[in-house]
Context: one part of a larger RNA
RNA sequence: CUGGGCUUAAAGCGCGCGUAGGCGGUUUUGUAAGCUGGGUGUGAAAGUCCCAGGGCUCAACCUGGGAAUUGCAUUCGAUACUGGCCGACUAGAGUAUAAGAGAGGGAGGUAGAAUUCCAUGUGUAGCGGUGAAAUGCGUAGAUAUGUGGAGGAAUACCAGUGGCGAAGGCGGCCUCCUGGCUUAAUACUGACGCUGAGGUGCGAAAGCGUGGGGAGCAAACAGGAUUAGAUACCCUGGUAGUCCACGCCGUAAACGAUGUCUACUAGCCGUUGGGAUGAUCUCUUAGUGGCGCAGCUAACGCAAUAAGUAGACCGCCUGGGGAGUACGGUCGCAAGAUUAAAACUC
Numbered sequence: 001c002u003g004g005g006c007u008u009a010a011a012g013c014g015c016g017c018g019u020a021g022g023c024g025g026u027u028u029u030g031u032a033a034g035c036u037g038g039g040u041g042u043g044a045a046a047g048u049c050c051c052a053g054g055g056c057u058c059a060a061c062c063u064g065g066g067a068a069u070u071g072c073a074u075u076c077g078a079u080a081c082u083g084g085c086c087g088a089c090u091a092g093a094g095u096a097u098a099a100g101a102g103a104g105g106g107a108g109g110u111a112g113a114a115u116u117c118c119a120u121g122u123g124u125a126g127c128g129g130u131g132a133a134a135u136g137c138g139u140a141g142a143u144a145u146g147u148g149g150a151g152g153a154a155u156a157c158c159a160g161u162g163g164c165g166a167a168g169g170c171g172g173c174c175u176c177c178u179g180g181c182u183u184a185a186u187a188c189u190g191a192c193g194c195u196g197a198g199g200u201g202c203g204a205a206a207g208c209g210u211g212g213g214g215a216g217c218a219a220a221c222a223g224g225a226u227u228a229g230a231u232a233c234c235c236u237g238g239u240a241g242u243c244c245a246c247g248c249c250g251u252a253a254a255c256g257a258u259g260u261c262u263a264c265u266a267g268c269c270g271u272u273g274g275g276a277u278g279a280u281c282u283c284u285u286a287g288u289g290g291c292g293c294a295g296c297u298a299a300c301g302c303a304a305u306a307a308g309u310a311g312a313c314c315g316c317c318u319g320g321g322g323a324g325u326a327c328g329g330u331c332g333c334a335a336g337a338u339u340a341a342a343a344c345u346c
Base pairs, nucleotide, nucleotide: 004317005316006315008299012314014202015201016200017199021195022194023193025089026088027087031083033082034081036077037076038075039074040073041072042071050066051065053063054062055061092192093189094188095187096186097184098183099182100181104178105177106176107175108174109173110172111155116150117149118148119147120146121145122144126137127136163170164169207248208247209246210245211244212243216242217241221237222236223235224234259313260312261311262310263309264308267291268290269289270288271287272286273285274284275283276282295302296301319346320345321344328339329338330337331336
């Protein structure tokens, strides 16, 4: 290189956009680069291999010839397919019109419940906590209860294998700005498409920098218990953090452990948003779930949301450990991330 694979055995980049590249719908004429046929030249000799000769009594060996040398150059043809050129088309893709659903994103405002704290009224000896206790709080008046106030964070019910988003993710209500999607019926553009090495953007939580904020919760820490011990599980406290603005970090069991796009392949039952008929129901379309045939699979299982049947492009794997480590490079304030071995060993 050929070949085999990637849900769970090693293996799908966390997810988009997109450069080069690869691949690409229907069709007419012409071209002839690829592809294909013939000719010519060349492809040293020897040797190897094949063919049939000659010479040593045979053979090894020696010797004359052919074939081969799958290549290159040039020339003459062929035109189905691929490519390039000039055109045409509308089934892919897109635009316009009218509707629709939605926790999609950003900014601002606002509401009620609850926790905590403060002030004050009532009121008196306990409260709290646990398996049981203790630490803790309380006669300087707590817990409980009423009134008023402050402040921060999160939005009960609705709520749903419901919805939206490329993924991460998104949930009170109102306003403004804004992205995508779906449906219906026509009109228009005319292959404008798919994938995508590098590149670039987004990317939970934790963490970092600067400045705010800080109610509850709570790493670290302190105390009380438990225990042989208890640097834990339980309890009382409690600081970073959790929240906001701006800037970094760039990782997760970032999971459907299943890359993206396209076409095709029995049925049945739910559910969300449209449309048509209809007005029980039927059909259709875009999602989201449960079964199930063929087929596939090592099995489990998957089964129109495929792990089936095929095609295009990318990424990745090649025994376990050493090791996602060392060294070097790049990035980062750091933490570290990314790229990524070998000796040795079984």
The prediction has a mean pLDDT of 88. The part of an RNA shown here (small-subunit ribosomal RNA, central domain) has 346 nucleotides and comes from an uncultured prokaryote.